[in-house]
The part of an RNA shown here (small-subunit ribosomal RNA, central domain) has 350 nucleotides and comes from an uncultured bacterium.
Context: one part of a larger RNA
RNA sequence: CUGGGCGUAAAGAGUAUGUAGGCGGUUGUAUUAGUCUUCUGUUAAAUUUCUGCGCUUAACGCAGAGUCCGCAGGGAAACGGUACAACUAGAGGGUGUGAGAGGUUUAUGGAACUCAUAGUGUAUGGGUGAAAUCCGUUGAUAUUAUGGGGAACACCAAAAGCGAAAGGCAAUAAACUAGCACAUUCCUGACGCUGAGAUACGAAAGCGUGGGUAGCGAAUGGGAUUAGAUACCCCAGUAGUCCACGCCCUAAACGAUGUCUGUUAGCUCUUUGGAGUAUCGACCCUCUGAGGGGCAAAGCUAACGCGUUAAACAGACCGCCUGGGUAGUACGGCCGCAAGGCUAAAACUC
Numbered sequence: 001c002u003g004g005g006c007g008u009a010a011a012g013a014g015u016a017u018g019u020a021g022g023c024g025g026u027u028g029u030a031u032u033a034g035u036c037u038u039c040u041g042u043u044a045a046a047u048u049u050c051u052g053c054g055c056u057u058a059a060c061g062c063a064g065a066g067u068c069c070g071c072a073g074g075g076a077a078a079c080g081g082u083a084c085a086a087c088u089a090g091a092g093g094g095u096g097u098g099a100g101a102g103g104u105u106u107a108u109g110g111a112a113c114u115c116a117u118a119g120u121g122u123a124u125g126g127g128u129g130a131a132a133u134c135c136g137u138u139g140a141u142a143u144u145a146u147g148g149g150g151a152a153c154a155c156c157a158a159a160a161g162c163g164a165a166a167g168g169c170a171a172u173a174a175a176c177u178a179g180c181a182c183a184u185u186c187c188u189g190a191c192g193c194u195g196a197g198a199u200a201c202g203a204a205a206g207c208g209u210g211g212g213u214a215g216c217g218a219a220u221g222g223g224a225u226u227a228g229a230u231a232c233c234c235c236a237g238u239a240g241u242c243c244a245c246g247c248c249c250u251a252a253a254c255g256a257u258g259u260c261u262g263u264u265a266g267c268u269c270u271u272u273g274g275a276g277u278a279u280c281g282a283c284c285c286u287c288u289g290a291g292g293g294g295c296a297a298a299g300c301u302a303a304c305g306c307g308u309u310a311a312a313c314a315g316a317c318c319g320c321c322u323g324g325g326u327a328g329u330a331c332g333g334c335c336g337c338a339a340g341g342c343u344a345a346a347a348c349u350c
Stems, first nucleotide, its partner, number of pairs: 004321003007304002012318001014201004021194003025087008034079001035076003039073004049065006090191001091188003094184005102177007109153001113149008125134001161169002206247006215241002220236004258317006266295011299306002323350003332343004
């Protein structure tokens, strides 16, 4: 290398778009650098393989037969390629409906919290396992009223929904905007699948500049606990959390399960379409799509389990793995303001 694998043993890239490349629906005609050919020539002999024979056997020798591969020529046209013509089952578009926390921006709202002011009111309040630090007679806590502020949107709420995909998305309204599903079978006519590089997006934390800062809260200070307590508990509290713009690019980024296509028993719940039935109407019921769950036949699996949302049966393409440690480290390179990220060993050792 062939091979064997990737849910949990090593192994699916965080995700998508997409270049090159690889692979690619149905029919016909033509063609033939792939392909096929029991056609022809050549590929010296010896050697090698097979069958005989000869040296007592073997090695060895002799005879006959044969092959792969390559090259050249001829032939074939099923498959593949190419060219042309056509098709509609893939793909895309049109039309009509539908659901939704899909995205962006702006505005508005109520509860809670906190601050300020004012009233009532008086000695505690707060906190804990128990306390203390802490707040409070310059009037706290409690309660009422008014005003300011920032952040998050209770109930509805669900195994629910949405998202090209992942990250993710939840008050209300408006504007702008993307995708999806179903029905129709009107249009295009293979326009498809995957995708090395590449590009874009990518929680939280972190970084830069400028704002903002109610609550929470790394760091830090204090009080406790303890043998100690650089912790767990308590009182405070800075960065941060929020906004705008620009970076960072990592997660148990998980379904630890790449994307796409086809095939293969069912039962049940749920979301949302369509058709039929029913009805005054809405339900109900039957069938049929697209999603989201729970079981389970066959099958698969080392087992656990998976099981039409496959880890079953097949195909196309990509990524990745090859004993443990050293190590996702060193060195080098690229990227970054930095933190660091990406790529990625070896000696040695078991």